[in-house]
RNA sequence: UUCGAUAAAGGCAAACCCUGAGAAAUUGGGGGACGCAAAGCUACGGGUCUGGAGGGAAAAAUUCCUAUGAUCGCCGGGUUACCGAAG
Numbered sequence: 001u002u003c004g005a006u007a008a009a010g011g012c013a014a015a016c017c018c019u020g021a022g023a024a025a026u027u028g029g030g031g032g033a034c035g036c037a038a039a040g041c042u043a044c045g046g047g048u049c050u051g052g053a054g055g056g057a058a059a060a061a062u063u064c065c066u067a068u069g070a071u072c073g074c075c076g077g078g079u080u081a082c083c084g085a086a087g
Base pairs, nucleotide, nucleotide: 001086002085003084004083011036012035016031017030018029019028020027021026034073040079041078042077044076045075046074047071048070049069050067051065052064053063
């Protein structure tokens, strides 16, 4: 630097259940394991979701949001890193 075994030592923890926060998306804690080689960290780009604006006769779509928004287990970028293999 590249890679990830049927190795080893460990790590994280989806759904669901209990409980707390939130208008919601979603999320803290406990149990639990579907999975994960960055499922560590970071909302930087895109996506998605919630909420609001706008739009329109209405409903909707394109659009916009400095919205104390959510999501990094949607994808990409940035950054740090255990073990091992190969060079």
c-di-GMP-I-GGC riboswitch aptamer from a Clostridia bacterium, 87 nucleotides, folded computationally. The coordinates come from a structure-prediction model, not an experiment, and the mean pLDDT is 83. The sequence was found by an Rfam model in a public genome assembly.